[in-house]
RNA sequence: CCAGGGGGCCGGGCAGCCGCGGGUUUCGAUCCGAGGAAAGUCCGGGCUCCACGAAACAAGGGUGGCGGGUAACGCCCGCCCGGCGAGGAUUUUUCCGAAGCCGAGGGAAAGUGCCACAGAGAGUAUACCGCCGAUGGCGCCUAAAGCGCACAGGCAAGGGUGAAAGGGUGCGGCAAGAGCGCACCGGGGCGCUGGUAACAGGGUCCGCAUGGCAAACCCCACCCGGAGCAAGGCCGAAUAGGGGCCUCGCGCUGUAAAAGGCAGGGGUGUUUCGCCCCGAGAGGUCCGGGUUGGCUGCUCGAGCCAUGAAGCAAUUCAUGGCCUAGAUGAAUGGCUGCCGCUGCGGAUACGGUCCGGCAGGACCGGAUACCGUCCGCAGGACAGAACCCGGCUUACAGGCCCCCUGGCACC
Numbered sequence: 001c002c003a004g005g006g007g008g009c010c011g012g013g014c015a016g017c018c019g020c021g022g023g024u025u026u027c028g029a030u031c032c033g034a035g036g037a038a039a040g041u042c043c044g045g046g047c048u049c050c051a052c053g054a055a056a057c058a059a060g061g062g063u064g065g066c067g068g069g070u071a072a073c074g075c076c077c078g079c080c081c082g083g084c085g086a087g088g089a090u091u092u093u094u095c096c097g098a099a100g101c102c103g104a105g106g107g108a109a110a111g112u113g114c115c116a117c118a119g120a121g122a123g124u125a126u127a128c129c130g131c132c133g134a135u136g137g138c139g140c141c142u143a144a145a146g147c148g149c150a151c152a153g154g155c156a157a158g159g160g161u162g163a164a165a166g167g168g169u170g171c172g173g174c175a176a177g178a179g180c181g182c183a184c185c186g187g188g189g190c191g192c193u194g195g196u197a198a199c200a201g202g203g204u205c206c207g208c209a210u211g212g213c214a215a216a217c218c219c220c221a222c223c224c225g226g227a228g229c230a231a232g233g234c235c236g237a238a239u240a241g242g243g244g245c246c247u248c249g250c251g252c253u254g255u256a257a258a259a260g261g262c263a264g265g266g267g268u269g270u271u272u273c274g275c276c277c278c279g280a281g282a283g284g285u286c287c288g289g290g291u292u293g294g295c296u297g298c299u300c301g302a303g304c305c306a307u308g309a310a311g312c313a314a315u316u317c318a319u320g321g322c323c324u325a326g327a328u329g330a331a332u333g334g335c336u337g338c339c340g341c342u343g344c345g346g347a348u349a350c351g352g353u354c355c356g357g358c359a360g361g362a363c364c365g366g367a368u369a370c371c372g373u374c375c376g377c378a379g380g381a382c383a384g385a386a387c388c389c390g391g392c393u394u395a396c397a398g399g400c401c402c403c404c405u406g407g408c409a410c411c
Stems, first nucleotide, its partner, number of pairs: 001407010012339007020033005035382001039393002042391005047228004060224005065079005080105001081103004087096003106219002111217002113213003128159002130155003135152002137149004167185006186208001187206004192201003232296004242287007251262003264278005303322008341379007350372003353367005
């Protein structure tokens, strides 16, 4: 320099004036005031209330390679396996493969189910084209040999369909074929070695026997109580309404007042009986609920910054420093100036750049609006706290920085 990748960060700055929300106040003032996503509300927690003997099972939901991190996670880190990958090797098939990217990545010989279209056949695999026809059959031939036919039959190599057709390549073999035999690769079983493990390597046995889908049911392992700051707690008017007690009053009778008796109303599903309950209202006093509203929860927290240590890393630990929004129709804004960024237009030969002169240059002459320089105009994203925190996902004008891999050139 060319090519391919990965990660992190910023999200305009300063000043003046006018405002807004909150804290402190000696009432003069002073301090603080949105984000990387405050968003979606998807996942996990804190906190609060409710429910609940514990545990197990069942139901329902979720997670799913292995190890680690964490308060926890479906998140993060590292590793494994598979696919892809610049390119390389190779006659082809094919093989190897950097940085890195992607993977709902447990189980398909527990069972059930599904596999559209096409196709002969889609699962107890199949035979459309095709190959063969050694053997048997038929024909030519007097017969044998030989030749022919493709009837019986054999095959699954090749073609074709498909996302997928019962390992792949090659040699042998055969009538033609086929793990039929063999070599290598792949696969399965059992030991060995390495690794915490996923897994890897190698040995030996087995010609290979069980196609795919579990983001279909299902099986296995592990995890999970519900609702959410409109949680929850406190204060609490006016008006209206509820309850207890006292006084007066109460359908008749009775009594000092009651109880009781008669009558009435209501409940006991209905009727009878029985049982239980009730008694117009007025005044006073006390209690509790509760609407509007107010206070609280509320922001000091798995906090932030710096340094050091452990670790590959995620992360953890130690020391020091710091306090950084708490609104509730809901503040965090507006204007101006300067600077900075991007784009467009214009000016300029001053600098860079290019050409020539000279031995050469810091000198001279010329070319060029490409870059710088100067001037003007325009633009500046996505979005906005609402109990808090850890993640994920999504949106985002413009800009900055770092790292990895392959190739080429030079030192």
Molecule: Bacterial RNase P class A
Organism: Qipengyuania sp.